[in-house]
RNA sequence: GGGAGACGGUUAGCGCCAGGACCGGAGACGGUCGACGAGGGAUGGCAGCGAUCGAAAGACUCGGCGGAUGCUGCCACGGUUCACGGCGGAUCGACAGGGAGAGAGCAAAAAGCAGAAUCAACACUGUAACAGAGGCCCUUCCAUCGCCGAAG
Numbered sequence: 001g002g003g004a005g006a007c008g009g010u011u012a013g014c015g016c017c018a019g020g021a022c023c024g025g026a027g028a029c030g031g032u033c034g035a036c037g038a039g040g041g042a043u044g045g046c047a048g049c050g051a052u053c054g055a056a057a058g059a060c061u062c063g064g065c066g067g068a069u070g071c072u073g074c075c076a077c078g079g080u081u082c083a084c085g086g087c088g089g090a091u092c093g094a095c096a097g098g099g100a101g102a103g104a105g106c107a108a109a110a111a112g113c114a115g116a117a118u119c120a121a122c123a124c125u126g127u128a129a130c131a132g133a134g135g136c137c138c139u140u141c142c143a144u145c146g147c148c149g150a151a152g
Base pairs, nucleotide, nucleotide: 014066015065016064017063019062020033021032022031023030024029036054037053038052043076044075045074046073047072048071049070077093078092079091080090081089084149085148086147087146088145097142098141099140100139101138103136112127113126114125115124
């Protein structure tokens, strides 16, 4: 320095609950619900905003608080773009141009059924199917520059 295994931590639709709803209780009061997965940790920093996609859904994914991998701007670094180098411009972020269209591939929950548990609400376990965005691939359009230097 590399490999394998074990254990632990983290992995943000995440945490919380004063509105509201529900359950228990004569009451006091106690308890429960309150985001389903996909995608996302920008290369780093600062500031601002306060977050993409669909699935489900006639009480909750509603409302509130906090957070957040999101977006924008600036700085630095890096890639691409003039055969090379430097400076600048443009554009992006180590899968390192942009727009449009097409394609492949990809989910969980809810509901149902079954199970187990609770005084109950609720929550739990097993099980079939079904997305879109991003990314990828293809086609097409646009962009692919200026100055200087050295070498040939």